[in-house]
Molecule: transfer RNA
Organism: Candidatus Roizmanbacteria bacterium
């Protein structure tokens, strides 16, 4: 250069084109002599721009990162 793979809260990971969920973290409170365990509630994301659909994590097309394969 060229092909092929991936990017989702702070982490790890799901989502028939139809409400972006789950666990862990981390806040708070309960409980506990104090932690820590357990229990309740919150926090907090689709890597950018344009397109295409009534509707886009998801399909198109560029562009950025990472990663593998040929030269």
């Nucleotide at each position: 250069u060229g092909c092929c793979c991936g990017g989702u809260g702070g982490u790890g990971u799901a989502a028939u084109g139809g409400u972006a969920g789950c666990a862990c973290g981390c806040c708070u409170g309960a409980c506990u002599c104090u932690g820590g365990a357990u229990c309740a509630g919150g926090u907090a994301a689709u890597g950018g721009a344009c397109g295409u659909u009534c509707g886009a994590a998801u399909c198109g097309u560029c562009c950025c990162u990472g990663g593998g394969c040929a030269g």